[in-house]
Record summary
Model confidence (mean pLDDT): 75 of 100. The RNA shown here (Bacterial RNase P class A) has 325 nucleotides and comes from a Sulfurimonadaceae bacterium. It matches the Rfam family "Bacterial RNase P class A". The family's RNA type in Rfam is ribozyme. Taxonomically the source falls in Sulfurimonadaceae (Bacteria, Pseudomonadati, Campylobacterota, Campylobacterales). The gene name in the source record is rnpB.
RNA sequence: AAGGUACAGCAGACAAUAGCUUGAAGCAUUCAAGAGGAAAGUCCGGGCUGCAGUGAAGUAUGGUUCCAUUUAAACAAUGGCUAGGGUAACCUAAGGGACAGUGCAACAGAAAGUAAACCGCUUGUUUUUACAAGUAAGGGUGAAACGGUAGGGUAAGAGCCUACCAGACUUUUGAGUAAUCUUAAGUGCUAUGUAAACCCAACCAGCAGCAAGAAGAGGCGGUGGGAACUUCACAAUCCCUCUCUUCGCACGAUUGUUUAAGUAAUUAAACAACCAGAUAAAUUAUUGUCCAAGACAAAACUCGGCUUACAGCUGUGCCUUUUUG
Numbered sequence: 001a002a003g004g005u006a007c008a009g010c011a012g013a014c015a016a017u018a019g020c021u022u023g024a025a026g027c028a029u030u031c032a033a034g035a036g037g038a039a040a041g042u043c044c045g046g047g048c049u050g051c052a053g054u055g056a057a058g059u060a061u062g063g064u065u066c067c068a069u070u071u072a073a074a075c076a077a078u079g080g081c082u083a084g085g086g087u088a089a090c091c092u093a094a095g096g097g098a099c100a101g102u103g104c105a106a107c108a109g110a111a112a113g114u115a116a117a118c119c120g121c122u123u124g125u126u127u128u129u130a131c132a133a134g135u136a137a138g139g140g141u142g143a144a145a146c147g148g149u150a151g152g153g154u155a156a157g158a159g160c161c162u163a164c165c166a167g168a169c170u171u172u173u174g175a176g177u178a179a180u181c182u183u184a185a186g187u188g189c190u191a192u193g194u195a196a197a198c199c200c201a202a203c204c205a206g207c208a209g210c211a212a213g214a215a216g217a218g219g220c221g222g223u224g225g226g227a228a229c230u231u232c233a234c235a236a237u238c239c240c241u242c243u244c245u246u247c248g249c250a251c252g253a254u255u256g257u258u259u260a261a262g263u264a265a266u267u268a269a270a271c272a273a274c275c276a277g278a279u280a281a282a283u284u285a286u287u288g289u290c291c292a293a294g295a296c297a298a299a300a301c302u303c304g305g306c307u308u309a310c311a312g313c314u315g316u317g318c319c320u321u322u323u324u325g
Base pairs, nucleotide, nucleotide: 001321002320003319004318005317006316007315008314009313010312012290013289014288015287016286017285018284020034021033022032023031024030025029036296040307041306043305044304045303046302047301048209049208050207051206061205062204063203064202065201066080067079068078069077081095082093083092084091085090096200097199101198102197103194104193105192118139119138120135121134122133123132124131125130147165148164149163150162151161152160166190167189168187169186170185171184174181175180213247214246215245216244221243222242224240225239226238227237254273255272256271257270258269259268260267261266
């Protein structure tokens, strides 16, 4: 210098004039505040509210699945392990079980779960063709043919035997909280894969939701539902519900700084602060200056995550290549 990779920040600012909403004081004015990093999606977990008589077990349904930590909780987060990808920094994982059972693996091929014999090899019979027995080392088909290489042995062959490997099982050394990594020995045990197929195992989960719910007012009318003899339609009567006002409604698992512990997520303490509460829906308009300055885009009970959209600018760490000292 170029390329890559991981993380973080900003997302317009200042001034004046006029205007809108909330709060406090005041008494008709003054002061303060006023929509995002995702407010979106409604995917996950809560707070809060109401209902379910209580406890336990089970069924059904749904969810989770390597280890540890963290949290109100989570499938999130942090840090590790294993597998795969990448030269690497890093990225991804729907990461328990195939020795409980069932299913599936097309076509080709003799044969793909009690294996099997197309070509071939050996032996025997036979004039020859051909037939019988043995074989799975060689060849063919296939993604895969039932461990691999070499030697011995055999009629020819085969883990039939031996040596060295690979896998599986049983035990074992060291490290680690653990997942796991690693060391050594034995057994010739050697037919795979698939559970993001059905399934099995362990653990977790009551339902509904601020249009929840509470209080008040009210009965002219209107919305929705129910009541009778099977269905449908209309009309009238009765009952319940909604309609109107106030609360819920913002002091919160809140925000900021510092210190301590921790690899980190995070936890604890001290100090300081109050930062939207509308309800046909408030944040605007004009002018001037700065500027990289416009993309995606507006709260409706609230908090913690995840996912998606996105113009432009800034910063830091790490990896690879090249050049120079």